[in-house]
RNA sequence: ACAUUCCUUCGGGGCAGGGUGAAAUUCCCGACCGGCGGUGUUGAGAGCUUGCUCUCUAAGUCCGCGAGCCGUCAAGGCAGGAUCCGGUGAGAAUCCGGAACCGACAGUAUAGUCUGGAUGGGAGAAGGAUGAU
Numbered sequence: 001a002c003a004u005u006c007c008u009u010c011g012g013g014g015c016a017g018g019g020u021g022a023a024a025u026u027c028c029c030g031a032c033c034g035g036c037g038g039u040g041u042u043g044a045g046a047g048c049u050u051g052c053u054c055u056c057u058a059a060g061u062c063c064g065c066g067a068g069c070c071g072u073c074a075a076g077g078c079a080g081g082a083u084c085c086g087g088u089g090a091g092a093a094u095c096c097g098g099a100a101c102c103g104a105c106a107g108u109a110u111a112g113u114c115u116g117g118a119u120g121g122g123a124g125a126a127g128g129a130u131g132a133u
Base pairs, nucleotide, nucleotide: 001133002131005129006128007127008126009125010124017029018028019027031113032112033103034102035065036064037063038062043056044055045054046053047052048051060101061100068078069077070076083099084098085097086096087095105116106115107114
């Protein structure tokens, strides 16, 4: 360095303001939010062999996963959403600009944002122990 097994910790945000109404954070105008891993233009930093290497950052709508339901559990299965245009560039579904769109289940005046299952679960992240190789 690293297989395996185990332990600990961490691990989701958001309706301001207004309209209608008997009643809506649920409708309407408007506001706001974006889990995890991968990929990845640009950017930042470090190293040195000076044009390469390493590290960090970097997608809600590209790929995969988690959250829901079935299954005692697991394996597994089911359900479940969304992006275009322009620019730069060798290269961009990720950068920049613009305009759009999406958001489980149950409850309730119809909910991505309230309440609830949930002091739950969780993709995974960090650290530690073990120590095959």
The prediction has a mean pLDDT of 75. The RNA shown here (FMN riboswitch aptamer (RFN element)) has 133 nucleotides and comes from Caenibacillus caldisaponilyticus. Taxonomically the source falls in Caenibacillus (Bacteria, Bacillati, Bacillota, Bacilli). It was read from a public genome assembly, where an Rfam model found it. Rfam family: FMN riboswitch aptamer (RFN element). Rfam describes the family as follows. The RFN element is a highly conserved domain that is found frequently in the 5'-untranslated regions of prokaryotic mRNAs that encode for flavin mononucleotide (FMN) biosynthesis and transport proteins.